[in-house]
This is a predicted structure of a 124-nucleotide RNA (c-di-AMP riboswitch aptamer (ydaO/yuaA leader)) from a soil metagenome. The model forms 92% of the base pairs in the Rfam consensus. The coordinates come from a structure-prediction model, not an experiment, and the mean pLDDT is 81. Its Rfam family is "c-di-AMP riboswitch aptamer (ydaO/yuaA leader)". From the family's description: This family represents a conserved RNA structure found upstream of the ydaO and yuaA genes in Bacillus subtilis and related genes in other bacteria. The RNAcentral record of the sequence draws on MGnify.
RNA sequence: GGCCGAGUCCUCGCGGUUGCGAGGAACGGGGGAACCAACAUCUGGGGUGUACUCGCUCAGGCGAGGGGGCAGCAACCUUUCAGCCCUAACCCGACAGCUAACCUCGUAGGCCACUGAAAGGGGA
Numbered sequence: 001g002g003c004c005g006a007g008u009c010c011u012c013g014c015g016g017u018u019g020c021g022a023g024g025a026a027c028g029g030g031g032g033a034a035c036c037a038a039c040a041u042c043u044g045g046g047g048u049g050u051a052c053u054c055g056c057u058c059a060g061g062c063g064a065g066g067g068g069g070c071a072g073c074a075a076c077c078u079u080u081c082a083g084c085c086c087u088a089a090c091c092c093g094a095c096a097g098c099u100a101a102c103c104u105c106g107u108a109g110g111c112c113a114c115u116g117a118a119a120g121g122g123g124a
Stems, first nucleotide, its partner, number of pairs: 001112004008025007026107006036097001044095001045092004052065005066087005076121007
């Protein structure tokens, strides 16, 4: 100076270095009718997330497809080509389809893969 991600901003009070508490806004998630959908239930089931599927290997692991990410031309959005990177982890606890009202939770953590070209939208 930037990136992934919802994970930011504002006000007041306490404290008196980075902090804590309360409230508000914004963003994100879960539960939850009718209608619709479904006909499941030990091969338990479900949630956040891109993080899934298939094949190969004795194993380790590897390959392919699919998915996600990568600061120019204001921010921002979509598409195409090429290149680079990721495809994890955690949670609920017998239980949840969608779902208006309503209820409820989060505002972390990690990083530098330190991209190029073209087209359109947008309108500072």